Bacterial RNase P class A from a Planctomycetota bacterium, 387 nucleotides, folded computationally. The prediction has a mean pLDDT of 78. Rfam family: Bacterial RNase P class A. About the family: Ribonuclease P (RNase P) is a ubiquitous endoribonuclease, found in archaea, bacteria and eukarya as well as chloroplasts and mitochondria. Taxonomically the source falls in Planctomycetota (Bacteria, Pseudomonadati).
RNA sequence: UGAGAAGGCCGGGCGGCCGCUCGGGGGCGUUCGCGUCCCCGAGAGGAAAGUCCGGGCUCCAUGGGUCAGGGUGGUUGCUAACGGCAACCGGUCGCGAGACUAGGGAAAGUGCCACAGAGAGUAGACCGCCGGCGUUCUCGCGGCUUCGGCCGCUCCGCCGGUAAGGGUGAAAGGGUGCGGUAAGAGCGCACCGCGUCGCUGGUGACAGGGACGGCACGGCAAACCCCACCCGGAGAAAGAUCGAAUAGAGGGGUGAGGCGCCGGACCCGCGCCGUUCGAGCCCCCGGGUAGAUCGUUCGAGGCCGCGCGCAAGCACGGCCCUUAGAGAAAUGGUCGCCCCCCGCGUCCGCGCGGGGACAGGAUCCGGCUUACAGGCCUUCUCACGCC
Numbered sequence: 001u002g003a004g005a006a007g008g009c010c011g012g013g014c015g016g017c018c019g020c021u022c023g024g025g026g027g028c029g030u031u032c033g034c035g036u037c038c039c040c041g042a043g044a045g046g047a048a049a050g051u052c053c054g055g056g057c058u059c060c061a062u063g064g065g066u067c068a069g070g071g072u073g074g075u076u077g078c079u080a081a082c083g084g085c086a087a088c089c090g091g092u093c094g095c096g097a098g099a100c101u102a103g104g105g106a107a108a109g110u111g112c113c114a115c116a117g118a119g120a121g122u123a124g125a126c127c128g129c130c131g132g133c134g135u136u137c138u139c140g141c142g143g144c145u146u147c148g149g150c151c152g153c154u155c156c157g158c159c160g161g162u163a164a165g166g167g168u169g170a171a172a173g174g175g176u177g178c179g180g181u182a183a184g185a186g187c188g189c190a191c192c193g194c195g196u197c198g199c200u201g202g203u204g205a206c207a208g209g210g211a212c213g214g215c216a217c218g219g220c221a222a223a224c225c226c227c228a229c230c231c232g233g234a235g236a237a238a239g240a241u242c243g244a245a246u247a248g249a250g251g252g253g254u255g256a257g258g259c260g261c262c263g264g265a266c267c268c269g270c271g272c273c274g275u276u277c278g279a280g281c282c283c284c285c286g287g288g289u290a291g292a293u294c295g296u297u298c299g300a301g302g303c304c305g306c307g308c309g310c311a312a313g314c315a316c317g318g319c320c321c322u323u324a325g326a327g328a329a330a331u332g333g334u335c336g337c338c339c340c341c342c343g344c345g346u347c348c349g350c351g352c353g354g355g356g357a358c359a360g361g362a363u364c365c366g367g368c369u370u371a372c373a374g375g376c377c378u379u380c381u382c383a384c385g386c387c
Stems, first nucleotide, its partner, number of pairs: 001383010012338007020043010045358001049369002052367005057235004069231005074088005089103001090101004104226002109224002111220003126166002128162007140153005174192006193215001194213004199208003239294004250284005257273005301320005307314002339356007
C1' cells in the first nucleotide's frame, strides 16, 4: 500500500417562533367537578419493531405419584430464568485472522434407503479374471505328421471359482501397500481406521499412548422410538379501590289506587284486580354498569472506582435519577447558522439546487431475530514493497 477477519460506538448540532402531553408555581373565573391565561421543568429507540424465548408482578387452580402431551440436547460455568451468554472440546470449511455446527443413543425394538443397478442389508456374478469339460458341427492361426489325422491357442457353449478391476448409485459389507494365489480374497503382514480392556493428563466434554481382536457393528432419530433434564393456566382488556344516572331484588315509613274498554292527552262511565300477603310516593341498603383512581414507573436501574474471574459475570464502596408515563393515545411544524452526502457552475475564495436512513413507547425487565442513509474507533490476519 492492497485484500480481508473480529468487535465496539454514534446515528445530526445550536438558537428563535408557533403548537401538543405531563409535573410544579401563580393570576382570574367557578355550578368547587374544573376551565382559562402566564412562568419554570421534563418529554421515544438501538432497534421502542416481530411478539419468537425466558422471568418479575397479578389473578385462578393446586394432596402425592405415574402415564399422556410439549420443549431442550457436546462439556463446564454465568444468570431471577432461558431455546440466552461466556470459555473450552469434537466435526466441517478457510493459507490465515477466523466462520458454521439440534453435536445424546443406530449391538432395545420398528421403519425407510427413491431412480439406476446383478445385488441396498442374514449381500450380490452383469462385464471382466481364472480353472475344468465339450459327442456331432465349426471360422482363423501355429506346430508335428506315416498325409489318414493329432496337439495347442483363439472363438463359441456349459459347469464352477473369484468381490482385486469395470459398471450402477448419495451409499456396494473397512482403506493403502507388500506378500500370496489358477485367479482372487484380512488369506497373511505393516500402517491407518474400527471394536474391547487397562494406563496417563483434564472438574468435564475429550486428548495422548499401550495391549488384545482380522473386522463383527452401512446410513437415516429436525422417522417412530429410547435416555437425561425442564414444563399448571391466563395475562395489564392481569388485578385492586371508589362509584353515579336508570331499572330492579330486599328493609322501613305513609296508606289507595292500578289495569282494560281507549290506537295523542284529559274527564266521566262500566268491568277486573288490589287495599295490613299493600298501589303510588319518600328514605335506607347490597351487588355493581358508565366513569374515576391505583397498579404505572426507583428498577434483576445507570455511571465511576476497586477487588475476584480467561470470560460471561459477581462482591464491595461512592454518586445519580440520565423517572416519558400518554389513554385512542403528546414528543410536531417552521426559520436561521453549522455538519455530512450528491449534482451543476466557478474568477478556485465559493455559489446554487437536492437529500440526511430504519423506525416510533402503551405493565416492566433479560435475550434472540429482523430493518437501517451515513460516519468513527480498536485489535488481528494474509500478500507485496522499502528501511